[in-house]
Model confidence (mean pLDDT): 81 of 100. Predicted 3D model of a 74-nucleotide RNA (transfer RNA) from Treponema sp. The RNAcentral record of the sequence draws on ENA. It matches the Rfam family "tRNA". About the family: Transfer RNA (tRNA) molecules are approximately 80 nucleotides in length. Its family is annotated with triplet codon-amino acid adaptor activity in the Gene Ontology. Rfam classes the family as a transfer RNA. Lineage of the source: Bacteria > Spirochaetia > Treponematales > Treponemataceae > Treponema.
């Protein structure tokens, strides 16, 4: 320059054959429990799915453009 993968809660990731409130674990808050703490239990807040256009009745998910990582290759 070319081509691949990736970008989704504060942190690691899922979900990517379009489909009805977007999840998981860890984190963080609150109550229970316990003398206290620390496990443990219950329950809660957190995310415009990198961006910006398009398709679609209906996009995290299809197309394009674009921006940040990594790999390859010239």
């Nucleotide at each position: 320059g070319a081509u691949c993968c990736g970008g989704u809660a504060g942190c690691u990731c899922a979900g990517c054959u379009g489909g009805a409130u977007a999840g998981a674990g860890c984190g963080g808050c609150u109550g229970c429990c316990u003398c206290c703490u620390a496990a443990g239990c219950a329950g809660c807040a957190g995310g415009u799915c990198g961006c910006c256009u398009g398709u679609u009745c209906g996009a995290a998910u299809c197309a394009g453009g674009u921006c940040c990582g990594g790999g390859u290759c010239a």